[in-house]
RNA sequence: UUUUUAUUGAGAAAGGUGGAGGGAUCAGGCCCUAAGAUACCUUAGCAACCAGUUUAGUUAUUUUAAUCAAGGUGCUAACUCCUGCUUCAAAAAUUCUUGAAGAUAGAUAAAAU
Numbered sequence: 001u002u003u004u005u006a007u008u009g010a011g012a013a014a015g016g017u018g019g020a021g022g023g024a025u026c027a028g029g030c031c032c033u034a035a036g037a038u039a040c041c042u043u044a045g046c047a048a049c050c051a052g053u054u055u056a057g058u059u060a061u062u063u064u065a066a067u068c069a070a071g072g073u074g075c076u077a078a079c080u081c082c083u084g085c086u087u088c089a090a091a092a093a094u095u096c097u098u099g100a101a102g103a104u105a106g107a108u109a110a111a112a113u
Stems, first nucleotide, its partner, number of pairs: 002112007013043005021032003026084004044076003049072002052067003056063001080105001085102006
């Protein structure tokens, strides 16, 4: 880098550096931001994917459930901020709206490459 699987309405902030845009990408909306954002560093915290421990089960592997937070990651504005594509339902009847399900894309973890 690519592929597969799982999750993606929960949760969790202070200080310092720095000085202009930022919220992945494109468009529209909405929002954050000189009362200093985004980013980076330190500390603290959240969660529980992997690891650890226990349990159930199996010939064995895969696996079930619980626990732990000292280890490897991750995360700490807004549902992945919302919409975009498809189907269904309601409304409307040129367009425009709302709700549900799914797809695509993204993010994170694990495994393989």

This is a predicted structure of a 113-nucleotide RNA (SAM riboswitch aptamer (S box leader)) from a Fidelibacterota bacterium.
It was read from a public genome assembly, where an Rfam model found it.
Rfam family: SAM riboswitch aptamer (S box leader). Gene Ontology term of the family: regulation of gene expression.
The coordinates come from a structure-prediction model, not an experiment, and the mean pLDDT is 81.